RNA sequence: AGCGGAAUUGGGCAAACUUGUCAAAAAUACAGGGAACCAAAGCCAGGGGUCUAAAACAUUUUUGUUAUGAAAGCCGGGUUGCAAAG
Numbered sequence: 001a002g003c004g005g006a007a008u009u010g011g012g013c014a015a016a017c018u019u020g021u022c023a024a025a026a027a028u029a030c031a032g033g034g035a036a037c038c039a040a041a042g043c044c045a046g047g048g049g050u051c052u053a054a055a056a057c058a059u060u061u062u063u064g065u066u067a068u069g070a071a072a073g074c075c076g077g078g079u080u081g082c083a084a085a086g
Stems, first nucleotide, its partner, number of pairs: 008083001012038001017033005023028001042079003047075002050070002056065003
């Protein structure tokens, strides 16, 4: 220097729920409160899976299919990173 990350210190994020915005057809996103958890729960939508279905297509006009939309706190991958034992 690199890998690793038990205990602990100082910190970080912010689930459910709730209020607002109206950005969106929706999923969702953003801001405030909140705090279950998380050692990458920092970032990236390229792989698999998941959510939504405006438009489009099909249709028995009920409904179904479908991402160009979403999500990094589903898995795996890439990348950046924090004091620290064995």
Predicted 3D model of an 86-nucleotide RNA (c-di-GMP-I riboswitch aptamer) from Propionispora hippei DSM 15287. Rfam family: c-di-GMP-I riboswitch aptamer. Rfam links the family to the GO term cyclic-di-GMP binding. The sequence is in RNAcentral, with records from ENA. The coordinates come from a structure-prediction model, not an experiment, and the mean pLDDT is 78.